[in-house]
TPP riboswitch aptamer (THI element) from an uncultured Bacteroidales bacterium, 92 nucleotides, folded computationally.
Its mean pLDDT, the model's own confidence on a scale to 100, is 76.
It matches the Rfam family "TPP riboswitch aptamer (THI element)". Rfam describes the family as follows. Vitamin B(1) in its active form thiamin pyrophosphate (TPP) is an essential coenzyme that is synthesised by coupling of pyrimidine and thiazole moieties in bacteria.

RNA sequence: CCGUUUUGAAAGGGGUGCCGAAAGGCUGAGAUCAGACCCGUUGAACCUGAUGCGGAUAAUGCCGCCGUAGGGAGUUUCACAACGUUUCUCUU
Numbered sequence: 001c002c003g004u005u006u007u008g009a010a011a012g013g014g015g016u017g018c019c020g021a022a023a024g025g026c027u028g029a030g031a032u033c034a035g036a037c038c039c040g041u042u043g044a045a046c047c048u049g050a051u052g053c054g055g056a057u058a059a060u061g062c063c064g065c066c067g068u069a070g071g072g073a074g075u076u077u078c079a080c081a082a083c084g085u086u087u088c089u090c091u092u
Base pairs, nucleotide, nucleotide: 002084003083004082005081007079008078009077010076012039013038014037017026018025019024046071047070048069052065053064054063055062
């Protein structure tokens, strides 16, 4: 110098449900503006199918199926560290 990997950062992707007059309650990481949360192609974060099917519930995108379905966010940049390879220089 180059390559690989870990971690972090930048940049990137994503979500506005249900009940209720309200207060508040349910599920969830998050139920929408907080410099929060989730996601990174080894991609069920999220979207479509879907005003789908079954079950449960006060109700719901609550749970399951659908689902080795279709999509889904530069094989990005920087920093640190580890490992590996090659070359050069110096000393003995």
Background: Of the family's consensus pairs, 89% are formed in the model. It was read from a public genome assembly, where an Rfam model found it.